[in-house]
Molecule: c-di-GMP-I riboswitch aptamer
Organism: Gemmatimonadota bacterium
RNA sequence: GCCCGAUAAGAGCACACCCGGAGUGAUCCGGGGUCGCAAAUCCAGAGGUCUCAGAGGGGGCACACCUGUUCCCCUCACGAGAUGGCUCGGCUGCCGAA
Numbered sequence: 001g002c003c004c005g006a007u008a009a010g011a012g013c014a015c016a017c018c019c020g021g022a023g024u025g026a027u028c029c030g031g032g033g034u035c036g037c038a039a040a041u042c043c044a045g046a047g048g049u050c051u052c053a054g055a056g057g058g059g060g061c062a063c064a065c066c067u068g069u070u071c072c073c074c075u076c077a078c079g080a081g082a083u084g085g086c087u088c089g090g091c092u093g094c095c096g097a098a
Base pairs, nucleotide, nucleotide: 004096005095012037013036017032018031019030020029021028022027035085042090043089045088046087047086048083049082050081051080052079054076055075056074057073058072059071060069061068062067
């Protein structure tokens, strides 16, 4: 130095949930919280997963009809986004027992 990773030392992050805010939404930001994390630092390159106001079609529901719809599904979408605490990859970094 590299691999590796402890019931070591010192620090760090913060799931669910709650409060406030942004967004149509996935989700994000701030505060509390502390399930967990040795990269749970950073980066959407690959895969996975998730979302999409709107338009069109179908179903459900309501209605005597015309029709309506805050519900569900499909398509436009090989689009536009979200997720790094889903996996791989890239970059950087603290400590040092076996």